[in-house]
């Protein structure tokens, strides 16, 4: 100085995705963060510091991990020195029987001397060996199996022990006996053992001595020792006692996991007395006595687990963990036991049993890595059979020293943390390559290349330092670091890129392959799969998996909830417990303050320091929320004492009530029986039938019997704790309310367990049985109908007694107390005023309702009867399903009830509210929607289109309404897209380039082959600059390229266009306001309209697209112009322009608003004048609408057309056109050309039409009246020919002129037909002709003659039309050579009927309502059955484990008894272990049967959601393939309608 504390400063908590069409809430799931003794995948340069068998406490080869002391002792061996001994042998010398002998000599032998040094011996030193003895081996090292316990942690204590160490006091005298080693003998393969003999000591024993030591009250008694080294001094030891330090034993209070589907446990158990035992207390042990002890504050049992310091995470409180390091405990193959010792019941000691392994001569033995390395095994997975005692520490020793796998180091592993590096600076033509591209470019990217500089690791050399000291010194030192120099560029990946979540493009693939943490991607344009490029994040790492905390306020102490989301027990009485009124005194237990002790070290935090920094380490400090002790405070809680009355209870008085139990009794109805009257039906239903009835029903009258339920009163009413309770009377009885100057004096509240009550159904026994009615039977309905409906009908419903104990047992709202604006109704009690009295009125309680303020709530709603504001106590909840199920337990006669999981599976399940859509829900309104009418279709024949079938092809599209005489308003070729065959390949048409050839090509004419296309040949014609050549333009051919072409696919990639709802009246916006929000309001309401048309009202005010109007045609009038109209005049006619109708006039009615008057009520702006609010009635005025009238050609939009809001149907069209993407195209094209065929087929089905079936007609003759249109490759007149179609002819006309076209027909008049398959009808067929066209075979139209089919008005069903409409009649046009046109689009002629009305059908609009629908009812959705998969429970059995019980056997050891001189032997007790028996419990497996869950397109039905078509649900019972149905009681979480209240 800081940490820390205080304060005002500082620090301190982030969310997101996912339920829905959208919203808010509830609620789960998932993600982002941190961490690890980790593992796995890809990758990998260096160093430091850490860390590394978590699984099989499974088994272990090999080596090492505990020895040391000769200064305790006796031996043995070796070496050296030393003390003696001195052999063989050698040399010299002397002698020498003898041999030889001339002499010299010689040999054995003997002697002496020297050498030699064997052997033995003395002493000493050193080394080595085993042994006796001492100390150590109880430490250190390992592991976490067991243990839920005084094992551990914290606190306190003492009935105790303590070798080595320290201090103090005293002592150490004299003797003796052994045992190893050794030796001898014996047994054994070995391990080892037995016997005899002898021996040392700091081994052992005896005696002496005995103090403060031990026993004892005392007297008194008892107990010890060892020496060694040193010349010595002395040192180290020894004995006894006391003290200390450290260590240990024991006791104690508190703390210390889960399960109650473990509720009772215990016999040495609990206590006592005596004894034993221990270092010591103690049932620790034994005998005896007593019957205790523990437990809901969780005993006992089961499961799991070493505990702590601490670690991870977290804002914290907490939650999870206990690896490395430190402390404690426990264990040492498993189990038991003691011995030695200061200390053990002993990891590297002993005994025994068991399992396993090894050796063996088969007799018997040996072993224990959870020490360090290492090995096998199991496993996802965890290291070297390394170095050194240099340091630290330990053992022994006087010491040197020895030992030390403790330890210090090294090795291996990115296992973790930390640090460093893979270069730095410059470098644009923005190189190449890659990728993308709108083809311009962009990006990778200063990145690279290139230039300059530097250079960690490593290699080589030199120098230096610390760990770090020890030793007299010499010296030793495992391993490590630093500096300098030279050489030396070797070193980047992983994951991700739809959102959450930082980062995007291309290609490939085509619900495939695959991805995925959640939501979810992928079915031909994938930012989600795979690849590439680019980018993002981190970086020697990055991801994945596993686990923990966080986020998760998602177990809520901090910090949640329970009306409807999960959640209040069905209700009460009450035990333990929790909580508790006012005043006062005392205590000081809780509580608070201060101080002291403790809370080991390490760790966290702070400061300082050391390794270059950091990680790491060192020093110091702080902290450690706890416990203990001391002192103090006394408000609050507690305890004790005293008092009080407001909580509570009691007394007295009054009172309401379907409160309960029992007994008695009444009338109506119903059924039955009998009798009377009476006759053919009754009953029942949507309609019927089963059924009853002529043996007399139903109906009606009388009498009798029976059981059950109690109309009116009756109510929104009353009582009860709930279930529940209803005729009347009596008896017994519970509770409540009000009043009271009374009494007691906190006696109170709640309430786990417990006990009691508890609808209906159901069960047992016995009664009873009228009606009703599960089951059952029959009749209907239906595809079926195990139902709904009907006819019967048994349990049951009723009573008594005994069980059962559940309900939507609901207010889906626990009980108690207090507080917090109100209005109103009703039941009941009291008081006051008033009254003759009763009402009425005012006030005060206690209940039961409605509305509503603040507040609360997710909203709905609640709101003094709280779901508001608080307090106390109890119960309950924690995603959905599996499941209120399984197993276990308790209860029950049974049915079943109570308690109550998991595996597995899903990403939701759910509440409230919003907008739509829908309803076999409601209200209102409209439409040729129905009804009222007229005419059709459906039957016939034919035409035409479609389906189907056929075919080489019958091209394609359109398919309920909104396809089907539709695209197509003209399929013989063409069209044409289809089929067969023949041809072409830069192509039939387009753009452009290169090369070659031809100069012409092209074009015209002709010939040959051919089906044609086409191929080929001949003739005619023939450009510019320049003209010799060459070149250009142009065109053709050939080759090659850029490309063409496609009616090929996708209308679900599109544009454009169109249909439909629908000419329906709707659809929206801005601002404001309301709501947390989706959203609402406006746009709802009332009146009105064809209309969201207009008006009024109104938190809305305005606006837009739609409606209407503006445009066109037409009806009336006026004006103008007049060709080709008319004989002319003229203006009927044509064209152009304009007018007129509207909201105008009159009468009546309705509605709204305003004013006035009448009536009722309230408050106080105000201060005695009036004002405000409200429903109704009357009058006046205005506006709107309706009806009538006048005028008028036309009357209430005059008629018609064009015009089609926001949107719906992924509606239609890629084959009108355009267009993205994909596909086909050098040779058998999906392109192009051609010939022929097909689109025209034909058992059949459907749609749209035509003509008919006839007399309102047909035929013949005569006679009338239109309009719209068209016409020059055209309309075509007159006239002639032909029966006719038509031919010839050619006038006129580019059209108000001419022609089609006398322009019509229906119509009128006259005649015939006379009801028939006809003088109806015209199909079909035959023959003969005409026309168009190259060409009528497939396959045209028309004419004439002949033929003369079906059909006599059409089943179920269905279509059009409301007036110049329907019906009926003809005429014209487009397309077009012609025409299959009876189609379509127009034109005019003649010209009706009916509409009461909105119940029903269809469609539409507005509002209200319900909803489990939102792809929106063609919706959603339930259950059985069938298939596959998965997990689980049951289960005859089978197997294994665990803990015990009983009996038997029972080793070693201990204790004890007996025998014995002793060794010992035998017995008893305890016990490990084993055996047997019956069980308990846990797990595995298991034939079989069961339910559950899951799975794109299986079967049967339709239960639920709307009134879901029988309202649904809960409990219960019966029944049924299944959902389910029915009975009974209950709930509203039921729609609709009505009534009542407000």
């Nucleotide at each position: 100085a800081a940490a820390u504390u205080c304060u005002u400063a500082c620090c301190a908590g982030a969310g997101g995705a996912u339920u829905u069409g959208a919203u808010c809430c509830u609620g789960g799931u998932c993600c982002a963060g941190g961490a690890u003794g980790a593992a796995c995948g890809c990758u990998g340069g260096c160093g430091g510091c850490g860390u590394g068998g978590a699984u099989a406490a499974g088994g272990c080869a090999u080596g090492c991990a505990a020895g040391u002391c000769g200064a305790g002792c006796g031996c043995c061996g070796c070496a050296c020195g030393u003390u003696u001994u001195g052999a063989a042998c050698c040399u010299g010398u002397u002698u020498g029987c003898g041999a030889u002998u001339a002499c010299c000599u010689c040999a054995a032998g003997a002697g002496c001397a020297g050498g030699g040094g064997a052997u033995g011996u003395u002493c000493g030193u050193g080394c080595g060996g085993a042994g006796c003895g001492g100390c150590g081996a109880a430490c250190g090292a390992g592991u976490u199996a067991g243990u839920a316990a005084c094992a551990c942690c914290u606190u306190g204590g003492u009935a105790c022990g303590u070798a080595c160490c320290u201090c103090g006091a005293a002592g150490a005298c004299g003797g003796g006996c052994a045992c190893a080693g050794c030796u001898c003998g014996c047994c054994g393969a070995a391990a080892g053992g037995c016997g005899g003999g002898g021996u040392a000591a700091u081994u052992c024993c005896c005696g002496a001595u005995a103090g403060u030591c031990c026993c004892g009250a005392a007297a008194g008694g008892g107990u010890a020792a060892a020496g060694u080294c040193g010349c010595a001094a002395g040192a180290c030891g020894c004995u006894u006692c006391g003290a200390g330090a450290g260590c240990g034993g024991c006791c104690u209070a508190g703390g210390u996991c889960c399960g109650a589907u473990c509720a009772g446990c215990u016999u040495g158990u609990u206590g006592g007395c005596a004894g034993g035992g221990u270092a010591a207390c103690g049932g620790c042990c034994u005998a005896c006595c007593a019957a205790g002890g523990c437990u809901a504050u969780g005993a006992c049992c089961g499961g799991u687990a070493g505990g702590g310091g601490g670690g991870g995470u977290g804002a914290g409180a907490g939650c999870c963990c206990g690896u490395u390091c430190c402390c404690c405990a426990a264990c040492g193959a498993c189990g038991u036991u003691a011995c030695u010792g200061a200390g053990a019941c002993a990891c590297g000691g002993a005994a025994c049993g068991u399992a396993c392994a090894c050796c063996u001569a088969c007799g018997g033995g040996u072993g224990g890595c959870a020490g360090c390395a290492g090995u096998c095994g199991a496993g996802a997975a965890u290291a070297u059979u390394c170095g050194a005692c240099a340091a630290u520490g330990g053992g022994c020793g006087a010491a040197a020293g020895c030992c030390u796998g403790a330890u210090c180091g090294a090795g291996c592993g990115a296992c973790g943390c930390c640090g460093c590096g893979u270069g730095c600076a410059g470098g644009a033509u923005g190189a190449a390559g890659g990728c993308c591209u709108u083809c311009g470019g962009g990006u990778u990217g200063u990145a690279a290349a290139c230039u300059g500089c530097g250079g960690u690791a490593g290699u080589a050399a030199a120098g230096c330092a610390a760990c770090a000291a020890c030793g007299c010194a010499a010296g030793u030192g495992a391993g490590u670091g630093c500096u300098u120099u030279a050489c030396g560029g070797a070193a980047a990946g992983a994951g991700g890129u739809u959102g959450g979540u930082a980062a995007c493009u291309a290609c490939g693939u085509g619900c495939c392959a695959g991805c995925a943490c959640c939501c979810g991607c992928g079915g031909u344009a994938a930012a989600a799969c795979g690849u590439a490029g680019a980018c993002c994040u981190c970086g020697a790492g990055c991801g994945u998996u596993a686990u923990c905390c966080g986020g998760a306020u998602u177990u809520a102490u901090u910090g949640g909830g329970c009306g409807u989301a999960a959640a209040g027990a069905g209700c009460g009485u009450g035990u333990a417990g929790g909580c508790g009124g006012c005043u006062u005194c005392g205590c000081g237990c809780g509580u608070c303050u201060u101080c002291c002790g403790u809370u080991a070290a390490a760790g966290c935090c702070c400061a300082g320091g050391g390794c270059c920094c950091a990680a790491c380490c060192c020093u110091g400090g702080a902290a450690g929320u706890g416990c203990g002790g001391a002192a103090g405070a006394u408000a609050c809680g507690g305890c004790g004492g005293a008092g009080c009355u407001u909580g509570u209870g009691g007394g007295g008085g009054u009172u309401a009530g379907a409160g309960g139990u029992g007994c008695a009794u009444g009338g109506a109805a119903c059924g039955c029986a009998c009798g009377g009257u009476g006759u053919a039906g009754g009953g029942g239903u949507g309609a019927a039938a089963u059924c009853c009835g002529u043996u007399g029903a139903u109906a009606u009258c009388g009498u009798g019997c029976g059981g059950a339920a109690c109309a009116c009163c009756a109510a929104a009413g009353g009582c009860g704790a709930a279930g529940g309770c209803a005729g009347u009377g009596c008896a017994c009885u519970g509770g409540g309310a009000c009043c009271u100057u009374c009494c007691a004096g906190a006696c109170g509240c709640u309430g786990a367990g417990a006990c009691g009550c508890g609808a209906a159904a159901g069960c047992g026994u016995g009664g009873g049985g009228a009606g009703c009615a599960a089951a059952a039977a029959g009749g209907a309905u239906u595809a079926g109908a195990u139902a709904c409906c009907c006819u019967u009908g048994u349990a049951g419903u009723c009573c008594a007694c005994g069980c059962c104990c559940u309900a939507a047992a609901c207010g889906a709202u626990g009980c108690c107390u207090g507080c917090u604006u109100g209005c109103u109704g009703u039941u009941u009690c009291g008081a006051g005023u008033a009254u003759c009295g009763a009402c009425c009125c005012u006030c005060g309680g206690a209940g039961c309702g409605g509305c509503g303020g603040a507040g609360c709530u997710a909203a709905c709603g609640c709101g003094u009867u709280a779901a508001g504001c608080a307090g106390g106590c109890c119960g309950c909840c924690u995603g959905g399903g599996a499941a209120g199920u399984a197993c276990g337990g308790c209860c029950g006669c049974a049915a079943g009830g109570c308690u109550a999981a998991a595996a597995c599976u899903c990403a939701a399940a759910g509440g409230a509210a919003u907008a739509g859509a829908c309803g076999g829900g409601g209200a209102c309104u409209c439409g040729c929607a129905c009804a009222a009418g007229c005419g059709g279709u459906g039957g016939a024949a034919c035409a035409u289109g479609a389906g189907g079938u056929u075919u080489a092809a019958u091209u394609c599209g359109a398919u309920a309404g909104c396809a089907a005489a539709c695209g197509a308003g003209g399929a013989a070729c063409c069209u044409u897209a289809c089929c067969a065959g023949g041809g072409c390949u830069u192509g039939a048409a387009a753009u452009u380039c290169u090369u070659g050839c031809c100069g012409a090509c092209a074009g015209g004419c002709g010939g040959u082959g051919g089906a044609a296309a086409c191929a080929u040949c001949g003739c005619c014609c023939u450009u510019c600059u320049c003209a010799c050549a060459a070149g250009g333009a142009c065109g053709g051919c050939a080759a090659g390229g850029u490309c063409a072409g496609g009616u090929g696919c996708u209308g679900c990639a599109u544009g454009g266009u169109u249909g439909u709802c629908g000419u329906c009246a709707g659809c929206u916006c801005g601002u404001g306001c309301u709501c947390u929000g989706a959203a609402g309001u406006g746009u709802u309401c009332c009146c009105u309209u064809a209309a969201g048309u207009g008006g009024g009202g109104u938190a809305a005010c305005g606006a837009g697209c739609g409606c209407a109007a503006c445009c066109c045609c037409u009806a009336u009038c006026g004006a103008g112009u007049g060709u080709u109209a008319u004989a002319a005049g003229u203006g009927u006619c044509a064209c152009u322009c304009g007018a007129a109708a509207c909201u105008g006039c009159c009468c009546a009615g309705c509605u709204u608003u305003a004013u006035u008057c009448g009536c009722c009520g309230g408050a106080a702006c105000g201060g005695c004048g009036u004002u405000c609010g409200g429903a109704c009635g009357a009058a006046u005025a205005a506006a709107g609408c309706u009806g009538g009238g006048a005028g008028g050609a036309a009357g209430g939009a005059g008629g018609g057309g064009a015009c089609g809001a926001c949107g719906u149907c992924a509606a239609a069209u890629c084959c009108g056109c355009a267009u993205g993407g994909c596909c086909c195209u050098u040779u058998g094209a999906u392109g192009c050309c051609c010939u022929g065929g097909g689109c025209u087929a034909c058992a059949c089905u459907c749609g749209u039409g035509u003509u008919a079936c006839a007399a309102u007609g047909g035929c013949g003759g005569c006679g009338a009246c239109a309009a719209u249109g068209g016409g020059u490759u055209g309309c075509c007149a007159a006239c002639c020919c032909g029966c006719a179609a038509g031919g010839g002819g050619g006038a006129g006309c580019u059209a108000a002129u001419c022609c089609c076209a006398u322009c019509a027909a229906a119509c009128g008049c006259c005649g015939c037909c006379c009801c028939a398959g006809u003088u109806c009808g015209g199909a079909u067929u035959g023959a003969g002709g005409g026309c168009u066209g190259a060409a009528a075979c497939c396959u045209g139209c028309c004419c004439u003659c002949a033929u003369g089919a079906a059909g006599c008005c059409g089943g179920a069903a269905u279509c059009g039309c409301u007036a110049g409409u329907a019906a009926u009649c003809g005429c014209g046009g487009a397309u077009c050579a012609g025409c299959c046109a009876c189609g379509c689009c127009g034109c005019g002629g003649u010209g009706a009927a009916u509409a009461c009305g909105u119940u029903c059908u269809c469609g539409a609009g507005u509002c209200c309502u319900g909803u489990a629908c939102u792809c929106a009812c063609u919706g959603c959705c339930c259950g059985u059955c069938a298939a596959u998969g998965c997990a689980a429970g049951g289960a005859a059995g089978c197997c294994a484990g665990u803990a015990g019980u009983a009996g038997g056997u029972g080793a070693a050891a201990u204790u004890u008894c007996a025998c014995u001189c002793g060794u010992u032997u035998g017995g008893a007790a305890u016990u490990a272990a084993c055996c047997u028996a019956a069980g308990a419990u846990u797990g595995g497996u298991g034939a079989c049967a069961u339910g559950g869950c899951a799975u794109a397109a299986g079967u049967c039905g339709u239960a639920a959601c709307a009134a879901g078509g029988c309202a649904c649900g809960c409990g219960u019972a019966g029944c049924g393939g299944a959902a389910g149905c029915u009975g009974u009681g209950c709930g509203u979480g039921g729609a609709u309608c009505a009534a009542u209240u407000a």